[in-house]
Molecule: Bacterial large signal recognition particle RNA
Organism: Dehalococcoidales bacterium
RNA sequence: UCGUGCUAGAUGGGGAGCCAGCGGUGCCCUGUAACCUGCAAUCCGCUACAGCAGGGUUGAAUUCCCGUUUGAGGCUCCUGCUUGGCAGGACUACCCGGGUUAAGUGGUGUUGAAGGCCGGGUCCUACGCGGCGGAACCCUAUGAACCCCGUCAGGUCCGAGAGGAAGCAGCGGUAAAUAGUCGUUGCCGGGUGCCGUAGGGUUGCCUGACCGGAGCCGGCUGGUCCGGGCAAGCUGUUAGGCGGUGUCGGGGACGGGUGCACGG
Numbered sequence: 001u002c003g004u005g006c007u008a009g010a011u012g013g014g015g016a017g018c019c020a021g022c023g024g025u026g027c028c029c030u031g032u033a034a035c036c037u038g039c040a041a042u043c044c045g046c047u048a049c050a051g052c053a054g055g056g057u058u059g060a061a062u063u064c065c066c067g068u069u070u071g072a073g074g075c076u077c078c079u080g081c082u083u084g085g086c087a088g089g090a091c092u093a094c095c096c097g098g099g100u101u102a103a104g105u106g107g108u109g110u111u112g113a114a115g116g117c118c119g120g121g122u123c124c125u126a127c128g129c130g131g132c133g134g135a136a137c138c139c140u141a142u143g144a145a146c147c148c149c150g151u152c153a154g155g156u157c158c159g160a161g162a163g164g165a166a167g168c169a170g171c172g173g174u175a176a177a178u179a180g181u182c183g184u185u186g187c188c189g190g191g192u193g194c195c196g197u198a199g200g201g202u203u204g205c206c207u208g209a210c211c212g213g214a215g216c217c218g219g220c221u222g223g224u225c226c227g228g229g230c231a232a233g234c235u236g237u238u239a240g241g242c243g244g245u246g247u248c249g250g251g252g253a254c255g256g257g258u259g260c261a262c263g264g
Stems, first nucleotide, its partner, number of pairs: 001264006009058003012030004020047005035055005064257007073248003077244002080242009091233002094229008103221003106217003115211002118208005123200006129193002132189003136185001137183001139180004148173004156165003
């Protein structure tokens, strides 16, 4: 160095999850020249040589092992950026309302502000007076077919007569009732009064006198406080995209390493 036969190894790997941990089934990524059968999410099998059991293929190298590099993808964190959704209303901005202040402006005030004090009115109660209304009384008029009164023609009745009796119409009057005016007296009532007297009240408003001696008002602007609104910024939460930190890492590239026996 070549050939033959073996052996270690290989016959996919990885991520998240599960788990005390490891591997597998299931999910996802990668990737192929990537063995077969059985087991398994209310899991299955094992224990650091960490799937088990059985059967094949390949085999010391393009395929095994180690290192460097590149790097799909997953996970974690960001007090990174960005685009949406939902919620909030602390803060900033804006809008509305109220209180307060009196810097500016305006008004008002020595023809006297604020403040003080003494009254009057407005308000309430009682009484008086007036007015209004009601009903009663008085007065006037009308007013009963008969069952009211008086007088009762005619007529009727009784009586021999003298005379007597009842009584319609008419006339006069009256009761109930109706109507009316004035007046009076007394009574009753009120959403009654530029009325009077007395008492009460006087927060507010109007008004008068006096003291006082320079402020007062708060329309607008400003300051400040409170309440409300809006949701742009903002705050919280959630979803996506991008970027970064950390971690695992398929695959690729490069470099290195790798056993035994026999024979030529």